[in-house]
RNA sequence: GCGCUGAAAGGGCAAACCCUUCGAAAGAGGGGGGCGCAAAGCCACGGGCCUACCGCUCUGGAAGAGAGUAAGGGUCGCCGGGCUGCCGAA
Numbered sequence: 001g002c003g004c005u006g007a008a009a010g011g012g013c014a015a016a017c018c019c020u021u022c023g024a025a026a027g028a029g030g031g032g033g034g035c036g037c038a039a040a041g042c043c044a045c046g047g048g049c050c051u052a053c054c055g056c057u058c059u060g061g062a063a064g065a066g067a068g069u070a071a072g073g074g075u076c077g078c079c080g081g082g083c084u085g086c087c088g089a090a
Stems, first nucleotide, its partner, number of pairs: 012037002017032006035077001041083003045080003048075003055069005
């Protein structure tokens, strides 16, 4: 000096909840907060789950009403897969 190992320290992210903005909703952005996380960094590709504005079907005399259906919406902090990646004692 390189490799394996991975102690400690430093640092990172941020659930619920509250305020606010956007959205039909699910949910997302910002501020506070801190349950947890060693990929809780990134990608909706497969499965799951959530939502149902529009559309379609039905109910209805009709409606801006009701029921059903269905992602093109969302979730990577549900699982799988892909890509990338910090520190370093004995």
Description
This is a predicted structure of a 90-nucleotide RNA (c-di-GMP-I riboswitch aptamer) from a Chloroflexota bacterium.